[in-house]
Predicted 3D model of a 100-nucleotide RNA (Guanidine-I riboswitch aptamer) from Laceyella tengchongensis. NCBI's taxonomy places the organism under Bacteria, Bacillati, Bacillota, Caryophanales, Laceyella. The model forms 100% of the base pairs in the Rfam consensus. The coordinates come from a structure-prediction model, not an experiment, and the mean pLDDT is 84.
RNA sequence: GGAGAAGUUUUCUAGGGUUCCGUAGCGGCUUUGCUAGACUGGACCGAGAGAAAACGCACGGCUUAAACCGUGUACACGGAGGGACAAAAGCCCGGGAGGA
Numbered sequence: 001g002g003a004g005a006a007g008u009u010u011u012c013u014a015g016g017g018u019u020c021c022g023u024a025g026c027g028g029c030u031u032u033g034c035u036a037g038a039c040u041g042g043a044c045c046g047a048g049a050g051a052a053a054a055c056g057c058a059c060g061g062c063u064u065a066a067a068c069c070g071u072g073u074a075c076a077c078g079g080a081g082g083g084a085c086a087a088a089a090g091c092c093c094g095g096g097a098g099g100a
Base pairs, nucleotide, nucleotide: 007055008054009053010052011051012050015045016044020042021041022039023036024035025034026033027032056073057072058071059070060069061068075095077098081093082092083091
């Protein structure tokens, strides 16, 4: 200097905005409209560096083998800017740039 690995999914949470529902205000009142997310909410999005679980993987036990059982699955400071969905975000770019 380069390459590879540090597993996947689900549920939840921190967090997030405003299409939909609701709420509030102003109208309308046949039909229903406009504004507000510095509106609690329903619902929705949601973590590499948050939680839990299942599976997977590695090693060991038993074993012809499989199944089953056990242990392990570490560490991790992090912009700006851009992107998607209606929109935003600890989402994605990204275990990035950079730093130690």